Large-subunit ribosomal RNA, domain III from Solobacterium sp., 385 nucleotides, folded computationally.

Context: one part of a larger RNA
């Protein structure tokens, strides 16, 4: 220079409390903003920022009794969620092998490697902070042991399945929502009541029965094939025509339970208002119809760029075994390692508490073709002068 520029998009007001101190902290009442997001969940990333008590030097663009700041404590609980003890893709690595002065390069078998495949848990309650993890209830999966019943068991090999694009339809459903019927609760009408107004009518996994749409024939005989074998697959022939299987969902059960509208204490604290607390406790009704998804199931058509693999599962035999092994039923028993707090933007990437950037999921009401736009719900917020 100069107490100058600036204090980083934005709505606050009042009262009470706390305190040495309050525009800024807490509480309450109004008002305002977002509402395909400024709500909820999650991957990456961060790594304790989470919660409680205390503190105010510095950080906080003002203030500060407050904080993602400082101090001291506390907090992340799993057979089923995600990852590993399973599988493979791109791509790494790579026994032998090939190449190369050396270092090393390439690459078969193999092995590692999810962003994919496979795989068993749901509802409610609870904490200051975790919950499909704790608790309550109801389930499911795998291994082992024992018992019973039945039986050719068996793979690193064969076969099937797994197993797949995009677009656009159709049919059957469900979630959610709306409207109406009906039921219940509260309210209103000075008392009773017709009436009015407001609110509620919720429940999973699992298990069971039935069998709709759809799908498939079934049985027998014979084997140029499937690197060996096969009762399997494939292929050929014969007989037979009502039989097998079975989606989403719905129904029953789960539930004499849970949860809910509403109602609603006390102990204790305080001079009191009040706090405790809308806590504990009690707890009604719980139906039908219509409309409707971008969600679920089945399926059609069109297009060209022609749309993974392996494990798993089913089945077949080879070797081998048949004192084994397998299937089913019942009872008992076992169930390992890692992650789990919190943040989705003031906690990540941008030197900052930065008008920027950041993948996925959910998707209420009114008007509307609509996830547009405007106003609202749930929920969140009033942006640190």
């Nucleotide at each position: 220079g100069a107490g100058u520029a600036g204090c980083g998009a934005g709505a606050a007001a009042u009262a009470u409390g706390u305190g040495a101190g309050a525009a800024u902290c807490a509480u309450a009442u109004u008002c305002a903003c977002c509402g395909a997001u400024a709500g909820a969940c999650u991957a990456a990333g961060g790594u304790u920022u989470c919660c409680a008590g205390g503190g105010g030097a510095a950080g906080g663009u003002u203030c500060g009794u407050c904080c993602g700041c400082c101090c001291u404590g506390g907090g992340u609980a799993a057979g089923u969620c995600g990852g590993g003890a399973c599988c493979u893709a791109a791509g790494a690595c790579g026994a032998g092998g090939c190449c190369g002065a050396a270092a090393g390069g390439c690459g078969u078998a193999g092995c590692c490697g999810a962003u994919g495949g496979a795989c068993a848990a749901c509802u409610g309650g609870u904490u200051g902070a975790u919950a499909u993890u704790c608790c309550a209830g109801u389930a499911c999966c795998u291994g082992c042991u024992u018992a019973g019943u039945u039986a050719g068991u068996g793979a690193u090999g064969g076969a099937g399945u797994g197993a797949c694009a995009g677009a656009u339809g159709u049919g059957g459903u469900u979630a959610g929502u709306a409207u109406a019927u009906c039921c219940c609760c509260a309210u209103u009408a000075u008392u009773g009541g017709a009436u009015u107004u407001g609110g509620g009518g919720u429940u999973a996994a699992g298990c069971g029965a039935a069998g709709u749409a759809g799908u498939u024939g079934u049985a027998g005989u014979a084997u140029u094939g499937g690197c060996a074998a096969a009762u399997c697959c494939g292929u050929a022939c014969u007989a037979u025509a009502a039989a097998a299987u079975a989606a989403a969902u719905g129904c029953g059960u789960g539930a004499u339970a849970a949860g809910c509208a509403g109602u609603g204490a006390a102990c204790g604290a305080g001079c009191g208002a009040u706090c405790a607390a809308g806590u504990a406790g009690c707890g009604a009704a719980g139906u039908u119809a219509u409309a409707u998804a971008u969600a679920c199931c089945a399926u059609g058509u069109c297009u060209c760029a022609a749309g993974a693999a392996a494990a798993g599962c089913u089945u077949c035999u080879a070797a081998a075994c048949u004192u084994a092994u397998a299937a089913c039923u019942a009872a008992g028993u076992a169930g390992c390692c890692c992650g789990u707090a919190c943040c989705u933007a003031a906690a990540c990437c941008g030197a900052c508490a930065c008008a920027g950037g950041u993948g996925g999921u959910c998707a209420a009401g009114g008007c509307g073709a609509g996830u547009a736009g405007c106003c609202u719900a749930a929920g969140g917020u009033g942006a640190g002068c």

The RNAcentral record of the full RNA draws on ENA. The coordinates come from a structure-prediction model, not an experiment, and the mean pLDDT is 82. Lineage of the source: Bacteria > Bacillati > Erysipelotrichia > Erysipelotrichales > Solobacterium. Rfam family: Bacterial large subunit ribosomal RNA. Gene Ontology terms of the family: structural constituent of ribosome and ribosome.